Source information: A computed fold for an 88-nucleotide RNA from a soil metagenome, annotated as Glycine riboswitch aptamer. The prediction has a mean pLDDT of 79.

Parts: sequence; structure tokens; C1' cells
RNA sequence: CCGUGUGGGAGAGUCCCCGUCGCACCGCGUCGGGGCGCCGAAGGGGCAAACCUCCCCGGAACCUCUCAGGCGCAAGGGACCACGCGGG
Repeated sequence: CCGUGUGGGAGAGUCCCCGUCGCACCGCGUCGGGGCGCCGAAGGGGCAAACCUCCCCGGAACCUCUCAGGCGCAAGGGACCACGCGGG
């Protein structure tokens, strides 16, 4: 450095509308779709700002963009960290 196992692991609306189903019924809840808003820590793009350098070139990211992904609980995913094992 790579792989693997275990543990930890954040952020952001259940806001509006439509439809199905259910109910203690005109409201609530489940599921699906649409709209707007929002998040950045899978992946991806970019060095335009900032950062690294005396300067230039250049550089990558937890910077930036949100394509993807995600935004009630749960599940799942999750950069990164710790420990164990195996390999180079």
C1' cells in the first nucleotide's frame, strides 16, 4: 500500500399536489407518482475561487459542482477512524 472481517460513522422537507388502499372518516396513515426546496462523506466532473509553491507550470482533496446518490422512523448506502487476519 491492497484485500477482507468486526465496531463506530454525519448532513439535508414528510412542504405542496394527484392517485391506490386502510381507518376510529372529510381528517389521519401506508404505498406510488409529480413539483419545489435542501444535503454531501458511495461514485463522477472541475481546478473557476480558496489551498500547496518565492513565482510560474503543475497538483490533489474532507475544496468546489450537484450528473448520480440522498433528505420523517427503520432498512440500505456511507468518506473516514480503530482493531484483527491475509498478501505485496
It matches the Rfam family "Glycine riboswitch aptamer". Rfam links the family to the GO term glycine biosynthetic process.